[in-house]
RNA sequence: AUUGAACGCUGGCGGCAUGCUUAACACAUGCAAGUCGAACGCCCCUGCACCUCAAUGAUUUUCGUAAAAGAGAGUGAUUGUCCAGGCGUCGAGCGGCGGACGGGUGAGUAACGCGUGGGAAUCUAUCCAGUAGCGGGGGAUAGCCCGGGGAAACCCGGAAGCUAAUACUGCAUACGCCCUAAGGGGGAAAGCAGGGGGUCUUCGGACCUUGCGCUAUUGGAUAAGCCUGCGUCGGAUUAGCUAGUUGGUAGGGUAAAGGCCUACCAAGGCGACGAUCCGUAGCUGGUCUGAGAGGAUGAUCAGCCACACUGGGACUGAGACACGGCCCAGACUCCUACGGGAGGCAGCAGUGGGGAAUAUUGGACAAUGGGGGCAACCCUGAUCCAGCCAUGCCGCGUGUGUGAAGAAGGCUCUAGGGUUGUAAAGCACUUUCAGUAGGGAGGAAAAGUUGGCGGUUAAUAACCGUCAGCCCUGACGUUACCUACAGAAGAAGCACCGGCAAACUCCGUGCCAGCAGCCGCGGUAAUACGGAGGGUGCGAGCGUUAAUCGGAAUUACUGGGCGUAAAGCGCGCGUAGGCGGCCUGAUAAGUUGGAUGUGAAAGCCCUGGGCUCAACCUGGGAACUGCAUUCAAAACUGUCAGGCUAGAGUAUAGUAGAGGACAGUGGAAUUUCCGGUGUAGCGGUGAAAUGCGUAGAUAUCGGGAGGAACAUCAGUGGCGAAGGCGGCUUCCUGGAUCAAUACUGACACUGAGGCGCGAAAGCGUGGGGAGCAAACAGGAUUAGAUACCCUGGUAGUCCACGCCCUAAACGAUGAGAACUAGCCGUUGGGUGGUUUACUGCUCUUGUGGCGAAGCUAACGCGAUAAGUUCUCCGCCUGGGGAGUACGGCCGCAAGGCUAAAACUCAAAGGAAUUGACGGGGGCCCGCACAAGCGGUGGAGCAUGUGGUUUAAUUCGAUGCAACGCGAAGAACCUUACCUACCCUUGACAUCCUCGGAAUGUCAAAGAGAUUUUACAGUGCCUUCGGGAACCGAGAGACAGGUGCUGCAUGGCUGUCGUCAGCUCGUGUCGUGAGAUGUUGGGUUAAGUCCCGUAACGAGCGCAACCCUUAUCAUUUGUUGCCAUCAAGUAAAGUUGGGGACUCUAAUGAGACUGCCGGUGUUAAACCGGAGGAAGGCGGGGACGAUGUCAAGUCAUCAUGGCCUUUAUGGGUAGGGCUACACACGUGCUACAAUGGGGUAUACAGAGGGUUGCGAAGCCGCGAGGUGGAGCUAAUCCCAGAAAGUAUCUCGUAGUCCGGAUUGGAGUCUGCGACUCGACUCCAUGAAGUCGGAAUCGCUAGUAAUCGCGGAUCAGAAUGCCGCGGUGAAUACGUUCCCGGGCCUUGUACACACCGCCCGUCACACCAUGGGAGUGGGUUGCACCAGAAGUAGCUAGCUUAAAAUUGGGCGGUUACCACGGUGUGAUUCAUGACUGGGGUGAAGUCG
Repeated sequence: AUUGAACGCUGGCGGCAUGCUUAACACAUGCAAGUCGAACGCCCCUGCACCUCAAUGAUUUUCGUAAAAGAGAGUGAUUGUCCAGGCGUCGAGCGGCGGACGGGUGAGUAACGCGUGGGAAUCUAUCCAGUAGCGGGGGAUAGCCCGGGGAAACCCGGAAGCUAAUACUGCAUACGCCCUAAGGGGGAAAGCAGGGGGUCUUCGGACCUUGCGCUAUUGGAUAAGCCUGCGUCGGAUUAGCUAGUUGGUAGGGUAAAGGCCUACCAAGGCGACGAUCCGUAGCUGGUCUGAGAGGAUGAUCAGCCACACUGGGACUGAGACACGGCCCAGACUCCUACGGGAGGCAGCAGUGGGGAAUAUUGGACAAUGGGGGCAACCCUGAUCCAGCCAUGCCGCGUGUGUGAAGAAGGCUCUAGGGUUGUAAAGCACUUUCAGUAGGGAGGAAAAGUUGGCGGUUAAUAACCGUCAGCCCUGACGUUACCUACAGAAGAAGCACCGGCAAACUCCGUGCCAGCAGCCGCGGUAAUACGGAGGGUGCGAGCGUUAAUCGGAAUUACUGGGCGUAAAGCGCGCGUAGGCGGCCUGAUAAGUUGGAUGUGAAAGCCCUGGGCUCAACCUGGGAACUGCAUUCAAAACUGUCAGGCUAGAGUAUAGUAGAGGACAGUGGAAUUUCCGGUGUAGCGGUGAAAUGCGUAGAUAUCGGGAGGAACAUCAGUGGCGAAGGCGGCUUCCUGGAUCAAUACUGACACUGAGGCGCGAAAGCGUGGGGAGCAAACAGGAUUAGAUACCCUGGUAGUCCACGCCCUAAACGAUGAGAACUAGCCGUUGGGUGGUUUACUGCUCUUGUGGCGAAGCUAACGCGAUAAGUUCUCCGCCUGGGGAGUACGGCCGCAAGGCUAAAACUCAAAGGAAUUGACGGGGGCCCGCACAAGCGGUGGAGCAUGUGGUUUAAUUCGAUGCAACGCGAAGAACCUUACCUACCCUUGACAUCCUCGGAAUGUCAAAGAGAUUUUACAGUGCCUUCGGGAACCGAGAGACAGGUGCUGCAUGGCUGUCGUCAGCUCGUGUCGUGAGAUGUUGGGUUAAGUCCCGUAACGAGCGCAACCCUUAUCAUUUGUUGCCAUCAAGUAAAGUUGGGGACUCUAAUGAGACUGCCGGUGUUAAACCGGAGGAAGGCGGGGACGAUGUCAAGUCAUCAUGGCCUUUAUGGGUAGGGCUACACACGUGCUACAAUGGGGUAUACAGAGGGUUGCGAAGCCGCGAGGUGGAGCUAAUCCCAGAAAGUAUCUCGUAGUCCGGAUUGGAGUCUGCGACUCGACUCCAUGAAGUCGGAAUCGCUAGUAAUCGCGGAUCAGAAUGCCGCGGUGAAUACGUUCCCGGGCCUUGUACACACCGCCCGUCACACCAUGGGAGUGGGUUGCACCAGAAGUAGCUAGCUUAAAAUUGGGCGGUUACCACGGUGUGAUUCAUGACUGGGGUGAAGUCG
């Protein structure tokens, strides 16, 4: 884009189209093929005319009567009936024509069925044209009648029951016709209707004429039959098929050629250009799609074919083997009186059924067409119309203009607004369509009738034609169309909104529910699910599903590929086939051009016309790319003929070679045997052991045997088609190459099938067997080790003959030919030069390395192409299933060749890129190892965590990077937890109303919060109205939450890591991802610097700038300092004074590889030295790139969302966070003599202090108490520094070590030390004697050791943060462990090695192979059987008008449908069990 569609939601009108795609399943009911009385007989009916009889009433008359009634006769009328005939009509029958058309369906059919183009041996009713005729006889038979049978359908009989014809049958005639032996022979008919002047008449007619009809025949037209070239689906896992088969002769048969049929003869015919078989299918014009070529399709319309319940068969006929005909068989349905019968919707409607699904048991012959008829007319479910369905196409409408207060409502919100939205309302208009009413075309022309004219005729009849008048015919139809009326009035939905792909927000949900065409979405902020608002698209429709083509160059003719993505057969020889050098001539098959015929119509296209437009309809044209015939051209291809030598080949002279096959032969080595020497080990491995050896091994010497392989030469050297080929020699033999000449004359190339060769392993038979060595055995290794390693060892490896036929049989690159830059090697041959053993040049054959153009996705290839072309062959078309199953062929087997499908996945794959990783490589660094020092792990205690417990033991932190962490300090408080008791606008914020100052005190109840009572109190500002703060009460907005989510977040922090990295702009390279820069050579702590360089620069990092410390200078001198001077004390910078020093705290200086030497690339830099307080970053700190870990924190804070609201909020009391079989981390104190204890004594720094530090003095053993000076601090206080030093003691012990635990007594803080504080004194005196595996810190003022201070804090440090004192040892070095940086390499990894991933087993599901078999379908062969029918024969019966003949019945033979039997083939389904395969969330083993 499209559809004969279906489904979901929705639905106003009209026009034009379409409408069982499935069960060729079964069908109730009605209709769909009749017509002709101008072929015929009969019956019935009606009207008219006539006749007979009867009835009725009327009337006339006679009799009769008072009058009547009544009786008879006549007349005419009406009605009914009978007979015969006429006109018209109807029913059945006979007869004619038509039921072979029209209508339906697509089962079958792979075929001369269809399409297209040709052809000859035919027929053709009706129709047209022509010619010639239509004379004269005959006997029947339906109907009808009588009788019988049967339920019916229907049937039978009548020994002469009747009857007619355009029915049937002869006789005559025969121009033309047919047959023929060329003489001759054969064969026909029917009448009917109309008219009529003359003639005849039995009065019926004859006769004539016209029309129709009939017979014979010729031609045409139309229709049909037959033959044929070409085209017409898939399967080769269908390769051979065929006996009437192929042909001939003769005969039969047919409308007609023909094995169409029969007999005989011959042995043919078809097939790799796909026969046969199997599956599928009506074919075409066309339709859909596509730029086209193609692909798919064959509804409606049109042409052809086939079929009519299934199978068979013929009859009739011009035509059928016949949809609404016949016979038979079968299945099914119906009727039945059970004896028998009837039927065929794939005609139109309709029903059931099937199905996702497809309409009315309608109207009319008015039109068009068909059948019959002279015609009127009749019939016509063909057809024309209507009905149903949005099934499709097309058109129209559902209103138009104005309208901002941007209404209300909805949605959203950053709370302002935005949006729905000029949309609505309102105002002003219009009236298509629908509605009501009225009007109103066209489809209608004929026929008929009247009149005129013409034709025909003897004719003014009749008939035909034409003109004019008249009359009449419409299903649709309430038509189309037009007018009037009323009123915006009656008329909008569907899908979508993550990307592809136009259109975005909110709510709900929470990997649920669900969505999904592909990618994918959903696990608490979903533009993806569901709803809503808004938007987008289309619109009486919109979506979905199904299907076809396109995109898909994804089967590639147009128009693809095969080194590595799928794909070159392992290699050759060669058949068919394909393709093929130069010149000349001929031809005209291919090719090209013209003409003619055909290519149906419709459709498509162009251009006109008609419906108001369009869809639709219609006129004309073009086109139909094709086929056939014919004319012409002759370049190219083909063919024929002739020639040539450049391709190819042959001959002659050489050359190289592991080319092949056969026979012989050689030495070294291994092993083994014999002998000698000789002694204890040998062998083997990472280390061992098995094994060998005192019965003498290994080692060594001599001799012998045997088999296999051929070191050196040896080489990207040689040969061969490939596999492959290696000591030397003989014989046989294939190929290659080079040079010069001669010859043949396209003999060439490729190569489906076919044939041959074909490593290793393997198989068969027979040999051989030294070494090696599957299997096997033992020893090791290991968690295991059916392996790798070791010791042994059999097939095999070797030879001969025969198989197998596969390899990463690889250059992963088929063969041949031509062309297209160079450079450097090397093999063989030729040639030139000269110094004759050298060298250069050149030609050629091989074999290699680079490389240009070009090619390639890239890698790469590049005259040995993967470049540019030509010829031929093979092969490929997503991955898995699978090179598997089944079938076939080959093989002794193993197995090979050929070769699928179901199912399953959305990928599999190539090349390259960036990372990450490696029990890969190179370089380098770090307390990383090593070298050292001290610890932890063992003990007791402190502290944190896990676990357990509990009413609660609040919460968080969890490898490094949680665990003396948040917590710089839980008795209450803190506090978030638990229990109990209370409050509900609330403890806290803002707003409103009312009242009251606020507030304080006492008493009572209670655990307290709280409640009640009493008393005190009356404030501030003021414009005098009131206001502000505070308290109480009330209502609602709201407060509150340490409730959840750190995986929604901000901020902050940890970590890799103070590691040296991370990037950008421009340029360049690459198709691109990307690369380059940033790599390389040096150097550094450093991507630090230098050099080089398709890069040049730049940014964040590094370094520096900042603080501190080490030296000096200047300035400042109080509370600090005190050298000099003076005063003064028991002593003391205490005092005067001083600025020198220390110090304070501000500003400067100083260090930069600056200088010297060496090394180095004349560099950067490094090494050493001088000077210097300090030397190569002087020490320390702050400072942390791009990023990683969804790292940590919602409980610091902030914050989205969710949750809660008499509670998850708030208050109070008590309890808990302090529990304790246990495990771990971090510490403290120790285990002692480098020590403990006693006494004496010296030297810091940095801090803190008014709710504070608190001196002296006094009291207490002490904690402490008392006291209160001084100090808002360089002034006073904390404040005695301790290790150290001097001296005394202890003497290696569970101690004068160690101090836990416990008892008693106290101190301090605090409302309060019970759970649960710290400290003091007296007493007690546990474990512990240096710590397993393992593990931590530290490179210098560091480790170790010693004390001091501070924050928090009422009190409560062994923790934390600081401070100083004393003060070491070691570093050879970078192999290893850990971590990191750069370069390089491999990769199937990219949530990136904690990755990926393989197979068995176990479980579930799915499809499939095998399978004893079982059940169907189709079909071959053989046989049986044989209905109806046709044909043949017939001696029986019967019938006939024509009787050597025809018909019927019977008998019989042949063919034959259905059916049956046997045996095969093939296919489908199913089958216990079984094989592998696929998929699946976590399983098991490696």
Predicted 3D model of a 1486-nucleotide RNA (small-subunit ribosomal RNA) from an uncultured prokaryote. The coordinates come from a structure-prediction model, not an experiment, and the mean pLDDT is 83. The sequence is in RNAcentral, with records from ENA.